RNAcentral holds the sequence, with entries from MGnify. This is a predicted structure of an 85-nucleotide RNA (Glycine riboswitch aptamer) from uncultured Marmoricola sp.
RNA sequence: CUGCGCGGGAGAGUCCGGGCCACCACGGUCGGACGCCGAAGGGGCAACUCCUCCCCGGAACCUCUCAGGCACCAGGACCGCGCAG
Numbered sequence: 001c002u003g004c005g006c007g008g009g010a011g012a013g014u015c016c017g018g019g020c021c022a023c024c025a026c027g028g029u030c031g032g033a034c035g036c037c038g039a040a041g042g043g044g045c046a047a048c049u050c051c052u053c054c055c056c057g058g059a060a061c062c063u064c065u066c067a068g069g070c071a072c073c074a075g076g077a078c079c080g081c082g083c084a085g
Base pairs, nucleotide, nucleotide: 001085002084003083004082005081006080007079008078013034014033015032016031017030019029020028021027035070036069037068041066042064043063044062048058049057
C1' cells in the first nucleotide's frame, strides 16, 4: 500500500392518485409532479504535495450533481482493531 472480517458512521421531502399490507388513524409500497442531499463511484478547479526552480506527476471531506441517495433495511467517504499478501 491492497484485500477481507468486526465495530462506529452523516445529510436530504412534500403533495396527489389507485391498489395492496396494515388498520380507524396513520405508516409502508407503486406511479406521477416538483423539491432536496452528497460521504460509493465519476467529472472539474486546485489549496496542498513532489522538485534547486519550472514543467510533468499525485491530489480534497472543495465543487458539479452524471450516477447514487431522501422511513427501515441496504449502501456509505472516513476512523479503530484483527488477519493475509
Source information: Its mean pLDDT, the model's own confidence on a scale to 100, is 77.